A computed fold for a 136-nucleotide RNA from a soil metagenome, annotated as SAM riboswitch aptamer (S box leader).
RNA sequence: CUCAUCCAGAGGGGCAGAGGGAACGGCCCGACGAAGCCCCGGCAACCGCGUGCGAUGCAUCGACGUCCUACGACGCGAGGCCGCCGUCCGCAGGUGCCAACUCCGGCCCAGGCGAAAAUGACCUGGGAAAGAUGAG
Numbered sequence: 001c002u003c004a005u006c007c008a009g010a011g012g013g014g015c016a017g018a019g020g021g022a023a024c025g026g027c028c029c030g031a032c033g034a035a036g037c038c039c040c041g042g043c044a045a046c047c048g049c050g051u052g053c054g055a056u057g058c059a060u061c062g063a064c065g066u067c068c069u070a071c072g073a074c075g076c077g078a079g080g081c082c083g084c085c086g087u088c089c090g091c092a093g094g095u096g097c098c099a100a101c102u103c104c105g106g107c108c109c110a111g112g113c114g115a116a117a118a119u120g121a122c123c124u125g126g127g128a129a130a131g132a133u134g135a136g
Base pairs, nucleotide, nucleotide: 001136002135003134004133005132006131011040012039013038014037015036019029020028021027024105025104026103041098042097043096045095046094047093048091049090050089052087053086054085057084058083060078061077062076064075065074066073067072102130107127108126109125110124111123112122
């Protein structure tokens, strides 16, 4: 830099001693011990490994048809004891993670409420930006 995912899930002990939730604004968590480090445990997003499945996936094959001198191309059909791709389930080896939707918001769009109309404020949904994690 690119791509994917982020509404679910996941604890206990020791050291430590005031902060933490990315920044900002909120709102939360924290001496009934924050961050950090260590031990044991867990969760399962990506990578990895494994078992199946999918034929309006690709490759492959052909008892068939058409075109072609031929090579081959197209149509049709076959096959899952998986070559590749995709997908379900499982494992927990590598990262990661174990308060709150990425805690909420900002920017854009639509709708609602309000209102004579419009603005503002608030609410709902969608998208973007930013962030985190993984793979390349």
Source information:
Its Rfam family is "SAM riboswitch aptamer (S box leader)". Rfam's curators write: The SAM riboswitch is found upstream of a number of genes which code for proteins involved in methionine or cysteine biosynthesis in Gram-positive bacteria. The coordinates come from a structure-prediction model, not an experiment, and the mean pLDDT is 77.